[in-house]
Molecule: transfer RNA
Organism: Syntrophothermus sp. DTU052
């Protein structure tokens, strides 16, 4: 340099055009002498960045950045 894959909650990841989710973590309450476990509830996201397509974009297209793999 070229090709491919990835970037979504604190972490690991779903979501393949129409109201952003799960598990773990965090907070509150119940339970306990207390902690943990368990139960109930809750908060948390400029969907890497910028453009474009569309009535509508996390999702499709382009460029850029970063990470990984391969080729040279």
């Nucleotide at each position: 340099g070229c090709g491919c894959g990835g970037u979504u909650a604190g972490c690991u990841c779903a979501g393949a055009g129409g109201a952003a989710g799960a598990g773990c973590a965090c907070c509150u309450c119940c339970u306990u002498g207390a902690c943990g476990c368990g139960g109930a509830g809750g908060g948390g996201g400029u969907c890497a960045u910028a453009g474009g397509u569309u009535c509508a974009a996390g999702u499709c297209c382009u460029a850029u950045a970063c990470c990984g793999c391969g080729c040279a």